[in-house]
Context: one part of a larger RNA
Order: sequence, then structure tokens, then C1' cells
RNA sequence: UUGCAGUUAAAAAGCUCGUAGUUGAAACUUGGGUCUGGCUGACCGGUCCGCCUAACCGCGUGAACUGGCUCGGCCGGGCCUUUCCUUCUGGUUAGCCUCAUGCCCUUCAUUGGGUGUGCAGGUGAACCAGGACUUUUACUUUGAAAAAAUUAGAGUGUUCAAAGCAGGCCUAUGCUCGAAUACAUUAGCAUGGAAUAAUAGAAUAGGACGUGCGGUUCUAUUUUGUUGGUUUCUAGGACCGCCGUAAUGAUUAAAAGGAACAGUCGGGGAGAUCUGCAUUUUCAAGUCAGAGGUGAAAUUCUUGGAUUUUGAAAAGACAAACUACUGCGAAAGCAUUUCUCAAGGAUGUUUUCAUUAAUCAGUGAACGAAAGUUAGGGGAUCGAAGACGAUCAGAUACCGUCGUAGUCUUAACCAUAAACUAUGCCGACUAGGGAUCGGACGGUGUUAUGAUUUUGACCCGUUCGGCACCUUACGAGAAAUCAAAGUUUUUGGGUUCUGGGGGGAGUAUGGUCGCAAGGCUGAAACUU
Repeated sequence: UUGCAGUUAAAAAGCUCGUAGUUGAAACUUGGGUCUGGCUGACCGGUCCGCCUAACCGCGUGAACUGGCUCGGCCGGGCCUUUCCUUCUGGUUAGCCUCAUGCCCUUCAUUGGGUGUGCAGGUGAACCAGGACUUUUACUUUGAAAAAAUUAGAGUGUUCAAAGCAGGCCUAUGCUCGAAUACAUUAGCAUGGAAUAAUAGAAUAGGACGUGCGGUUCUAUUUUGUUGGUUUCUAGGACCGCCGUAAUGAUUAAAAGGAACAGUCGGGGAGAUCUGCAUUUUCAAGUCAGAGGUGAAAUUCUUGGAUUUUGAAAAGACAAACUACUGCGAAAGCAUUUCUCAAGGAUGUUUUCAUUAAUCAGUGAACGAAAGUUAGGGGAUCGAAGACGAUCAGAUACCGUCGUAGUCUUAACCAUAAACUAUGCCGACUAGGGAUCGGACGGUGUUAUGAUUUUGACCCGUUCGGCACCUUACGAGAAAUCAAAGUUUUUGGGUUCUGGGGGGAGUAUGGUCGCAAGGCUGAAACUU
């Protein structure tokens, strides 16, 4: 691994990218014909055997012998259909053909048949040697090899058995059967197969062949009476040029992916800009005795005019209604107007590339709410800490009045949340429905004006891609429930991460990151 589980019981990294790793679309030789070998079944015989019969016939088979182009089944081999099975040089040689030639039979006849002999010639993958070359593996078949004991298992009356490898028999100065066999998985060797999975080949042809031709270059056996030298011929490598031969050589275009283009879409992102009400404060004006606040109060503010009303100004936040089982974004998250910048999805496409893909380590990177940290700015509101007032047995809380840090912003850190859909990502299939968002397509459809089209907005359909919902359960589940949590004991599509009773404990220790707070990694003793 076969073969667990991960919504809620332990367990999907917050999210995306991405290297190693793992995995990865389809296609290229199939089909037909013919000849032939082996095994086997049925059928039809023959011989032998048994039964029956006077006999023929008949019956049985019987695990007896044998024949059959009668019909099947299984397993091969050769040849032909566009179809290299490495190739070349020698040697040995089974066959086959031609030829020559004896003998026998036959014929008018070396006419025909049978049976020998020769090696004269041709053909000749049966094997021996030597060159020249050859895509490479995985997989699988068979074999050799792989200590014994052990294991399984055969034989054998240790009295049985666990064991052991003994033993058994006459006619006994001996004879004789044994001490099997299987399994033995990775790697290695040999061998048959060529499906499956990889791998290589011809695109700037520096490509393949050759009955070719010509150069360059290397080697040197024979033969020229001998020895030596040089050159040529010849033979064999290598390289180059020309010519010729060829159907000359680029697989599809994945309901895989990337890219380009088109009109869009969105509260996606960044920077600037604009608006709005509220709040607080201040100023001006009016009025007046209470105002706040609460369950009730009080702390608190108030003739130095509080609260309240009107007008104005400033500040810093925030963005109501519209706002939805709607949108966008990888997640965190995102909602006043306008502009600029770059990005993105889906759709459309008889555009293009051609495997470029999927998922991803204890390799690594970006982003990452709130809180928190550092340095500036800003400080309206709210408000940890703190101070009071209440409540209370007590209240270091809930309620109230103040209020520092903070809340906002810039520049840097931090890297965690019930970062939740508590549900990894990619791919396929399995069910019915109506809505909705975005694109595209269709309609003698409605409406606007305009007189017709265009073009909007609606309406009715179709189709891709979204966020969800409803109903069912073929299915799943412990159930709640779930179109995924289905296609799972009828268990394997690919790939990553995590969990293994409760505590101790996300603790100690070590490492590493961080200014710190802390993060990541992460036990054990002991206990139950």
C1' cells in the first nucleotide's frame, strides 16, 4: 500500500503563488485471404474384448489399438495483401529444383512410376566464425541460480504423538526401497512477448537511400625474378561536392491550458478630488430655572444663564435610507461624487501557440481583520486602564458621570481569530424546478420618437459562467442533515495537508523569527 478517518466526535495550513517531488488528453498495424502443425470434444467407421443370438443384427463400452479435409473449440507457425526478418564475407550442411546415371515395373518410345547413386549447377537463416551496425528502459513469461535447519508437504506403526529420517524383507556369511516435492517475492543473469507507460528520431535538413559520378584524406595484402625507394592500379575506412530515387520530411486542434482581439461587467485595487447629515467645541442672538441620567437615584452642569431654540464657523470621524438569501475580490475585505492609473473575471470568436498542464515539501515568497509595538501627524466621537456615583452580603462587574492609551492617518513591524461554509485544490458522472446577477444569440413580441429602421428599456425563449434557494432521495450518513457530506467492504481519477482516548499541554526544553508582546516548530515523566 491492499484498507481508516478529517461539517458537528481527534483532525483541511487564513489565503494565493511557486521549486523539488508525484501525476498527466487522443492518435501511428489493424483487418482480410490462403496454406499448415499440435491438443481436445462430438459424429462416422475398422480391429480386439465381453454379453446376447442357431446366425445376421443388436447392446455394452473399454481409463484397449487405430482411421476420417464430417463438424466444432483452444493454442501456434509460414506466405500474400503498400508490410525488414539487422546486414555482409567465408565455412559446414538438412531439404528443394535442374542435370547426369544404375536397378525394378511399364510404354511403340528415357514414355510414365518407384527406389538408389553423384555433387555438376542453382536455391538455401539450421549453426560456426569474423567484420560493419544497432534508440534506450520499465513491465510481463519461462529458465538457470538462489545454504541448511524452519514452513507447507510425500513416504515411514518413534507402542500413539511431539519427533526422527528412518526402515522393510527372505531362501539371511545377505537382498533392497528411501533420505521426495513445493515456496523461496528486491537486485543481478539468460529467454519469449510487444499490449500498457516513458524515451529518441528529418525543420536553418549538417536528413535517408545509390545501379551512380568526381574530389580530399588514411591504411597496405598480393602481383610485377630478389632487396630498397617513389607513384599508379586495386581493396577497405572516413569526409566533402554534384546527380538521381521518394507520395521526400511538420499528427489532431482536447466540452485541457496559454496568448491576441471585441463590446462589456463589478460597493475589486491605488492616488487625487467632491458631497452629505450627525457629533463636539467656539462665536452671535432669544428665552428662562432647572438640566443630565436612571429601574429608582446620585456623581455632574447651572442667574458668571446650564438645558433648550435660531444663525454661523471650525475640527476630526463616518457614509443612513437605496441595501437584497444582490455584486466584486485569493482571502482578509470592499458602498458619497468625479478624474487618472494599472489589473481582473465571465461572455463572444471558422484568430493564434501546440501539451505549454494539475497539485504542491521539514525549499521559499506575497497578502493577511481586530488588538498590539516604534516614530511622526491628528485628536470630534467612542473608550481598555484609572477616578467617582449607584447596585450588592461583597462588586475590584453589569447601570451612570468623567477619562489616559487607543480609535483616524503616514512610514515601518507583528502574522494571529469561531481567519467558519467549523467542509483542501483540479477533473468526470449522477435530478427535477423556478427565480436572480453578467455576457452572447433569437423573436412579423410591447413601448419610447419619427416616418421607417437603428438604439435603449421591458417581455418571451435559448445558451455559457456566477451567488444562492426550493422539492425529492436513486445515493450517503451515528444522526442533524447533504446534489454533495453521492458515485466507498461492489473499497484505487490525480495531488497536498492533518488526526489516532482524556488530562499533563500547545506546557517544558532546544532551534528559529520578532524591538517587545509573542509567533512557528514541539515532547516526556506522571495521571486517568